[in-house]
Context: one part of a larger RNA
């Protein structure tokens, strides 16, 4: 040095586990904000740090309700000082008070969490208040100067900012595909901007159809990858009709008439935001431990699930089932008020009205599945420009006939889309290199001037019973002792693979 066997170190694979995720289903909720949000800074406990909570009344204050024998949040024990024990502790729910500073941030400024004012009040060298110190919109006023505008006033009102997706509108790419590339495609996608709602948008035919008829819109299935469009390439791609979901129709100016609804108050109920009740088991054996074995019982509108020293209907939390709210919220019932309004269109009657730089045309674009084509229809930047129900639009060039509808004003629930969020439940979803980036102080540490990028890191044991005491040692560490079922479960702690490094023995060289 090699081989073999045994036994260790190192290392953290594997197995088992789950505190966290992922994908959904059903229901709820669909907003918060000048009464100052979202998000932060700084504080705050007998406490040095971080998290959580809270705000100088600072892990909290007051009221109401529930519940209760134990409490003073977590990492995180111990100590100190306290509170409470049959109902004013802790705790849970509802309502209220407080709520520093920054932030739309709004008195002015500003390098966010800071600086500097103004006005008013008072017990005036300080303290308190400012919704009556922001700009904008709106309203009211109002010069020179007639209309107007500037300016002024407001103890009127409103909005602002944030928020995951869904929705509507205004703008709008490229990579890519066409095996290159220019029309085309990607795609009206990504992205930017504006706006709204719990949905939005659309919507009661100047629609389709085809000589039969249908009867607003939206969504799904189909028609159908059809008809078509297309350097007729790549590709794009309907409608009619049929079957479903859901169904709802209305308004206007004047006069009269009558009722219901939004809203407010009251009323009763349902749901929700705390909760309460809730059946039934013992022994034997093995074992550290019984829920396992064996024996004998019980309950079941309860054999969902989780926990308990191994696998528990009957030990615990629960489960089926039943019950419950002073206060808040949602929906609904009834009554009263109010009397056309942020309310779907208010009802009925009578009279009246019923849309012009519009329809259409030409040129240039865009949208329609339809790329200018034979290209209707919709839309409109420029230029033009009717008719008046004896009228007008459409039926895919155009004309006639026929059929059908009535534009140039407006409103409208449901069926549909989505999930930042809440609750319950589900999974031939993951199980710590997986599953969220994040099971743990995670958008943390760390990197970057910045935009931004972005980790690693889970497991002793049933219970800390976490090893008193002795010995070696400076300590680290170890040997005994002790605990424990187990300590090769000893805190670098379940299991403990391999690489890698030893030790012992044998054989070989």
């Nucleotide at each position: 040095c090699g081989c073999a066997u045994a036994u260790g170190g190192u290392g953290g694979a594997u197995g088992c586990c789950u505190a966290g995720g992922c994908a959904g289903u059903u229901g709820g909720a669909g907003g918060c904000g000048a009464u100052g949000a979202a998000g932060g800074a700084c504080g705050u406990u007998g406490u040095a740090g971080u998290c959580u909570g809270c705000g100088a009344u600072a892990a909290g204050c007051c009221c109401g309700g529930g519940g209760a024998a134990g409490g003073u949040g977590a990492c995180a024990a111990a100590c100190a000082a306290c509170c409470g024990u049959u109902a004013u502790a802790u705790c849970c729910c509802g309502g209220g008070a407080u709520u520093u500073c920054c932030g739309a941030a709004u008195g002015g400024g500003g390098a966010a969490a800071c600086c500097c004012a103004g006005c008013c009040u008072c017990u005036u060298u300080g303290a308190g208040g400012c919704u009556a110190u922001u700009g904008c919109a709106u309203a009211c006023u109002g010069a020179a100067u007639a209309c107007a505008u500037a300016g002024g006033u407001a103890u009127g009102u409103g909005a602002a900012g944030c928020g995951a997706a869904c929705c509507c509108g205004g703008g709008g790419a490229a990579c890519u595909g066409a095996a290159a590339c220019a029309u085309c495609u990607a795609a009206g996608u990504a992205c930017c901007c504006g706006g709204a709602g719990g949905a939005a948008a659309a919507g009661a035919a100047a629609u389709c159809a085809a000589c039969c008829g249908a009867g607003a819109u939206u969504c799904c299935c189909u028609u159908a990858g059809u008809a078509g469009c297309g350097g007729c390439g790549a590709g794009c791609g309907a409608a009619c009709g049929g079957g479903g979901a859901u169904c709802a129709g209305c308004c206007a100016g004047c006069a009269a008439u009558c009722u219901u609804u939004a809203u407010g108050c009251a009323u009763a109920g349902u749901g929700u935001u705390a909760g309460g009740g809730g059946a039934a088991c013992g022994g034997u054996c093995u074992g550290g431990a019984a829920a396992g074995u064996c024996c004998g019982g019980c309950a079941a509108u309860a054999g969902a699930a989780g926990g308990u020293g191994a696998u528990a209907g009957c030990c615990c939390u629960g489960u089926a089932c039943c019950c419950g709210a002073a206060a808040g919220c949602a929906c609904u019932u009834u009554g009263c008020a109010a009397g056309a309004a942020c309310u779907a269109a208010g009802u009925u009657u009578g009279c009246g009205a019923a849309a012009a730089g519009u329809a259409g045309g030409u040129c240039g674009g865009a949208g329609c599945a339809c790329g200018u084509g034979g290209a209707a229809c919709u839309u409109u930047g420029a230029c033009u420009g009717a008719a008046g129900a004896u009228g007008g639009g459409g039926g895919g060039a155009c004309c006639a006939u026929c059929c059908u509808c009535c534009a140039a004003g407006g409103c409208u629930a449901a069926a549909u889309a989505c999930u930042c969020c809440c609750a319950a439940c589900u999974g031939a979803c993951c199980g710590a290199u997986a599953g969220u980036g994040a099971a743990c102080u995670a958008g943390u540490a760390c990197c970057g001037u910045g935009a931004g990028g972005g980790a690693a890191a889970g497991g002793c044991g049933a219970a800390a019973a976490g090893a008193a005491c002795c010995c070696c040692g400076g300590g680290a560490g170890g040997g005994g002792a002790g605990u424990g079922a187990a300590a090769u479960a000893g805190a670098u702690c379940c299991u403990g693979a391999a690489a890698c490094c030893g030790u012992a023995u044998g054989c070989g060289u």
Source information
This is a predicted structure of a 509-nucleotide part of an RNA (large-subunit ribosomal RNA, domain I) from a Pseudomonadales bacterium. The coordinates come from a structure-prediction model, not an experiment, and the mean pLDDT is 81. RNAcentral holds the full RNA, with entries from ENA.